Background: RNAcentral holds the full RNA, with entries from ENA. Predicted 3D model of a 688-nucleotide part of an RNA (large-subunit ribosomal RNA, domain II) from Nitrospina gracilis Nb-211. Lineage of the source: Bacteria > Nitrospinota > Nitrospinia > Nitrospina > Nitrospina gracilis. It matches the Rfam family "Bacterial large subunit ribosomal RNA". Its family is annotated with ribosome and structural constituent of ribosome in the Gene Ontology.
Context: one part of a larger RNA
RNA sequence: GCCGCCGAGUUACUUUAUUCAGCAAGGUUAAGCCGAUAGGUGGAGCCGUAGCGAAAGCGAGUCUGAACAGGGCGAUCAGUUGAAUGGAGUAGACCCGAAGCCGGGUGAUCUAUCCAUGGCCAGGAUGAAGCGGAGGUAACACUUCGUGAAGGUCCGAACCAGUGGGCGUUGAAAAGCCUUUGGAUGAGCUGUGGAUAGGGGUGAAAGGCCAAUCAAACUCGGCAAUAGCUGGUUCUCCUCGAAAUAGUUUUAGGACUAGCCUUGCGUAAUAGUCUGCGGAGGUAGGGCGCUGGAUGGGCUAGGGGCCUCACCAGGUUACCAAACCCAACCAAUCUUCGAAUACCGCAGGCCGUAUCGCAGGAGUCAGACUACGGGUGCUAAGAUCCGUGGUCGAAAGGGAAAGAGCCCAGACCACCAGCUAAGGUCCCUAAGAUAGACUAAGUGGGAAAGGUUGUAGGAAUACUUAGACAAUAAGGAGGUUGGCUUAGAAGCAGCAAUCCUUUAAAGAAAGCGUAACAGCUCACUUAUCAAGUGUCCCUGCGCCGAAAAUGUAUCGGGGCUUAAGUUUAUCACCGAAGCUGUGGACUGAAUGACACCUCGGUGCCAUUCAGUGGUAGAGGAGCGUUCCAUACCGGGUUGAAGCUCGACCGUAAGGACGGGUGGACUGUAUGGAAGCGAGUAUGGCGGC
Repeated sequence: GCCGCCGAGUUACUUUAUUCAGCAAGGUUAAGCCGAUAGGUGGAGCCGUAGCGAAAGCGAGUCUGAACAGGGCGAUCAGUUGAAUGGAGUAGACCCGAAGCCGGGUGAUCUAUCCAUGGCCAGGAUGAAGCGGAGGUAACACUUCGUGAAGGUCCGAACCAGUGGGCGUUGAAAAGCCUUUGGAUGAGCUGUGGAUAGGGGUGAAAGGCCAAUCAAACUCGGCAAUAGCUGGUUCUCCUCGAAAUAGUUUUAGGACUAGCCUUGCGUAAUAGUCUGCGGAGGUAGGGCGCUGGAUGGGCUAGGGGCCUCACCAGGUUACCAAACCCAACCAAUCUUCGAAUACCGCAGGCCGUAUCGCAGGAGUCAGACUACGGGUGCUAAGAUCCGUGGUCGAAAGGGAAAGAGCCCAGACCACCAGCUAAGGUCCCUAAGAUAGACUAAGUGGGAAAGGUUGUAGGAAUACUUAGACAAUAAGGAGGUUGGCUUAGAAGCAGCAAUCCUUUAAAGAAAGCGUAACAGCUCACUUAUCAAGUGUCCCUGCGCCGAAAAUGUAUCGGGGCUUAAGUUUAUCACCGAAGCUGUGGACUGAAUGACACCUCGGUGCCAUUCAGUGGUAGAGGAGCGUUCCAUACCGGGUUGAAGCUCGACCGUAAGGACGGGUGGACUGUAUGGAAGCGAGUAUGGCGGC
């Protein structure tokens, strides 16, 4: 892991509501006793029939009070005893699960320390003190040679340890193996016997060790500790169907009350929506009269600068600037104004209990995205916090390639029928054409500021057959090298000025150039040519801006260019569990017939109308298992249960029938009682 079996809302008492049953202004017994599966007896007690008050007490009233006032609670409404069911309480209280706490015991054969008594340490090295000889000294001291054999001395086996590395890591081993390494006469190692015990021991101290267990051993008991936490909680169908909010909380992943759901009963007024009418408001927007902010100009106090001035005073100002004036602005905490919605009221229409009250049962208190209005943030976030709507949550189907929250649309069942929605119609892939226009970028099929003589459309303006624009040919002159400046300055370093003449036209020169001249162009003019040309603006579609990491990779793919792209228009078609058609099922309401009836209704059938997505959850109806009672004097060796195969029946849980196997029990109907339904609990046990 698979299979089989087991495995979780139970039981007792108290209480509350509902249903059914008995009796009813009453209902009912408890212990006990008798009898012994039945039942009888037992009226103590309990609940109800009257309340109010703290009480005395009074009483359909009473309390408060000075009160005959006012107010509070009452007086109108049948209970009670059982059974079943839904809740609550007390108990382990749906089941499994702690770490822990306390009590009594068992442990020092492992290990820590200690006590008693034994054992062990190859070999080698070094050579302290002391002693002896010699030298030496006045005597010591001292030097040297021997001898000697000290040491938590040295090297290194046994022995003890465990430093680095490798292997091992479902190991050969629940700590090892190989190699390397430390100590090895000592605070050494070790045998045997003994001592210390759990908030205790022991500890050269690591919270180490105390039997593979230690920040408090093990074992049994308290014990089913407690667990606002995690997991699990077993058959079917039908009706309705949430919440992720408020307030409070040693409260924030828990809870209580309310909100929202469900079931029953009641009331007959409501609720909802549309229209009309009437209200209150200060939002969006607007505005600048107020409160503030803020720009330019004018005017003008005050201040600064400069000039003048012995003081006083005065002049001036492209400086700063209050108030005032003009112009143009800004504001959640400004408002002379001011909507749409929303809200409140009244009337009418539609709808038909959806509203409200009482009672029983819940679940929910982590919400998510999206659109719009806002706060925080960076007008960041798949961010966060509010408000209003939607969807998901609890919603399947179609579209968006794929997809909780987007778009369309709400799945009772069946059909090899039809119509549509969003979205689509070249192929993958169901379905398309027509008429115009645009795009050349594969734009479409990712992106900004900014740029663009890409291209299409529109508008304005200027020049133009008295010939424009472009191109080509020719001219582009004289006074004059103008004046000043300068080494020079001649159109062209710079400064001031910028005239006159000849002309078809020609600047005291727009650019290049020279040391300065020269030289080349330009403006301007003529000729050739022959019809449009220049500028500015608006709009459509493009282009550049445009760099990323496995592989095209920013159309789902193929592929697409008078499209299969974009835009305008038209008519078709495809397309969903939507709508329709046909058949069927169930639920609710209304009506009708029939049957029963305690006359309140109930059951069944038919017709019509409406409905039938669903998590938590509420309500209803059933199936099946084991056992019991009664009936069928049921079935069964002429073959029960069980197992197995089969094309049968039922809306489902499920139920027949037939064959085989099996070899002794078992079914149906009506009631009753439960150890009553498994796939998940890292569930338990067994098998494989």